The RNA shown here (transfer RNA) has 73 nucleotides and comes from Hydrogenispora ethanolica. Its Rfam family is "tRNA". Rfam's curators write: Transfer RNA (tRNA) molecules are approximately 80 nucleotides in length. NCBI's taxonomy places the organism under Bacteria, Bacillati, Bacillota, Hydrogenispora. RNAcentral holds the sequence, with entries from ENA and Rfam. The coordinates come from a structure-prediction model, not an experiment, and the mean pLDDT is 81.
RNA sequence: GCCGACAUAGCUCAGCUGGUAGAGCAGCGCACUUGUAAUGCGCAGGUCAUCGGUUCAAAUCCGAUUGUCGGCU
Numbered sequence: 001g002c003c004g005a006c007a008u009a010g011c012u013c014a015g016c017u018g019g020u021a022g023a024g025c026a027g028c029g030c031a032c033u034u035g036u037a038a039u040g041c042g043c044a045g046g047u048c049a050u051c052g053g054u055u056c057a058a059a060u061c062c063g064a065u066u067g068u069c070g071g072c073u
Stems, first nucleotide, its partner, number of pairs: 001072007010025004019056001027043005049065005
């Protein structure tokens, strides 16, 4: 230099062929317990990497950029 994959919550990842973004773990509160842990219930947490385009509507489709990983030279 060329090609490909990936980027979503603090972490690990879902999200199907466009229609108001979810789970587990972690965190906080309550219950339970002599107390802690465990367990149960609840709560909070997101500019869906960035910019632009298409669309009534974009995490999702298109383009560019940035980053990570892999392959080729």